[in-house]
c-di-GMP-I riboswitch aptamer from a Desulfobacteraceae bacterium, 75 nucleotides, folded computationally. The model forms 94% of the base pairs in the Rfam consensus. Its mean pLDDT, the model's own confidence on a scale to 100, is 79. The organism belongs to Desulfobacteraceae, within Bacteria.
RNA sequence: AUACUGAAAAGCCAAACCUGUCGAAAGGCAGGGACGGAAAACCACGGGUCUUAAUGAGACAGCCGGGUUGCCUAU
Numbered sequence: 001a002u003a004c005u006g007a008a009a010a011g012c013c014a015a016a017c018c019u020g021u022c023g024a025a026a027g028g029c030a031g032g033g034a035c036g037g038a039a040a041a042c043c044a045c046g047g048g049u050c051u052u053a054a055u056g057a058g059a060c061a062g063c064c065g066g067g068u069u070g071c072c073u074a075u
Base pairs, nucleotide, nucleotide: 001075002074003073006072012037013036017032018031019030020029021028022027035062041068042067043066045065046064047063048060049059050058051057052056
């Protein structure tokens, strides 16, 4: 630098659900939990979905694309 159609090992993250907490809600955070994940790390930039009386304001990065970074291994 390249590969992820990843064999092994090490570590990492953690869906549903439960509890607590914040929020009007979507949902966030913490603990338990483990369906899964090589980007399931980070960024709302494009699309999408969701909340809300409201397009005014939000939410989702574990919906897709894009950007930035990145473990082991192999070459």